Predicted 3D model of a 249-nucleotide part of an RNA (large-subunit ribosomal RNA, domain VI) from a Methanobacteriota archaeon.
[in-house]
Context: one part of a larger RNA
RNA sequence: UGUAUUGAUGCCUGACGGGAAGGAUCCUUUAGUACGAGAGGAACAGGGAUUCGUCGCCUCUAGUUCAUCAGUUGUCUGACAAGGCACUGCUGAGCAGCCACGCGAUAAUGGAUAAGAGCUGAAAGCAUCUAAGCUCGAAACCACCCCGGAAAAGAGGCAUCUUAGAACACCCGUAAAUGACGGGUUAGAUAGGACAGGGGUGUAAGUACCAAGGUUCGCCGAGGUAUUCAGCCCGCUGUUACUAACGUU
Numbered sequence: 001u002g003u004a005u006u007g008a009u010g011c012c013u014g015a016c017g018g019g020a021a022g023g024a025u026c027c028u029u030u031a032g033u034a035c036g037a038g039a040g041g042a043a044c045a046g047g048g049a050u051u052c053g054u055c056g057c058c059u060c061u062a063g064u065u066c067a068u069c070a071g072u073u074g075u076c077u078g079a080c081a082a083g084g085c086a087c088u089g090c091u092g093a094g095c096a097g098c099c100a101c102g103c104g105a106u107a108a109u110g111g112a113u114a115a116g117a118g119c120u121g122a123a124a125g126c127a128u129c130u131a132a133g134c135u136c137g138a139a140a141c142c143a144c145c146c147c148g149g150a151a152a153a154g155a156g157g158c159a160u161c162u163u164a165g166a167a168c169a170c171c172c173g174u175a176a177a178u179g180a181c182g183g184g185u186u187a188g189a190u191a192g193g194a195c196a197g198g199g200g201u202g203u204a205a206g207u208a209c210c211a212a213g214g215u216u217c218g219c220c221g222a223g224g225u226a227u228u229c230a231g232c233c234c235g236c237u238g239u240u241a242c243u244a245a246c247g248u249u
Stems, first nucleotide, its partner, number of pairs: 007161006016148004022052008035040001053106005061100001063098002068093005073086005095235001109143003116136004166249003170184004190244003193240005198234004206227005213220002
């Protein structure tokens, strides 16, 4: 842009296209049964598990975590405190997120058939699965299952509302390379902030007391204890309009 009457919202159909979405093994019941003199010794069918692959997820476990917290070395900011730089300085721990080594799912069946097995049956008074007709028969094919799919030009359908909706911009994310997609825009919890919950680290600074050791005998003082499950932090959850969602065509 087209398709329709002008548009919007919601729900479908399914031509066609894609998928391998499943594969294998073991154990067990069948059963010490059928079979077999015995020795030995199945199967159909059912149940459970393992493994490889596929799809999804993060409750647990594990990894990562240049969010974060703590310890610590050298040096600099005059000292303390608080920090900068040194591969993230190094080390220990680590939520959310992302992930596998973790967790969940991953049937059956039907149709038409192949090789093959047959029924009835002539040509050819018999016989013959085939010539007419009919019944079975495989992880392969088609459907079932999953995904896309009205631009399928035979360009589809249904319901509601209806003449006003749509776009840009703004606040954002279950989305994202850019576009697109989805949510919100004061009649508002969309994002930030604040508060509360939960979580991470591990007990802040200051002050008081104790104190190894040193000493010029005045004092200096690593370190420890208490205040203090503190201090600091949070991509999570909830509450709350405090801030920003103004506006334009």